[in-house]
Molecule: transfer RNA
Organism: Patescibacteria group bacterium
RNA sequence: AGGCCAGUAGUUAAAUGGUAUAACUGAGGUCUCCAAAACCUCUGUUGGGGGUUCGAUUCCCUCCUGGCCUG
Numbered sequence: 001a002g003g004c005c006a007g008u009a010g011u012u013a014a015a016u017g018g019u020a021u022a023a024c025u026g027a028g029g030u031c032u033c034c035a036a037a038a039c040c041u042c043u044g045u046u047g048g049g050g051g052u053u054c055g056a057u058u059c060c061c062u063c064c065u066g067g068c069c070u071g
Base pairs, nucleotide, nucleotide: 001070002069003068004067005066006065007064010024011023012022013021018054026042027041028040029039030038047063048062049061050060051059
């Protein structure tokens, strides 16, 4: 310098244009003599910017970050 992949909640991951979801974590509660476990409820998320579209996590452009390959 060129090419490819990835970026979603505190963490790990789903979601092929139509209400962003699950598990663990966290908070509260039930149970218990106390605690753990179990169960119930709640909180919280699309890397930044722009475009296409009635509607974008999804399609397009650009930038940023990380990884891999070629030279």